[in-house]
RNA sequence: GGGGUCGUAGCUUAGUUGGUAGAGCGCCUGCUUUGCAAGCAGGAGGUCGUCGGUUCGAAUCCGAUCGGCUCCA
Numbered sequence: 001g002g003g004g005u006c007g008u009a010g011c012u013u014a015g016u017u018g019g020u021a022g023a024g025c026g027c028c029u030g031c032u033u034u035g036c037a038a039g040c041a042g043g044a045g046g047u048c049g050u051c052g053g054u055u056c057g058a059a060u061c062c063g064a065u066c067g068g069c070u071c072c073a
Stems, first nucleotide, its partner, number of pairs: 001072007010025004019056001027043005049065005
């Protein structure tokens, strides 16, 4: 220098044919308990690595770019 792949909540991740983002664990509050844990109920937390484009509408399509892993030189 060239190719491939990944980047979504604190962590692990789902969402692939464009229609307004979900789960598990964790965290907070309440109930239950003498207390802890477990259980049950409720809640907060993400504008999807970044920038731009297409579209009525983009996590999703296109281009560029940054970072991780990997292959070639």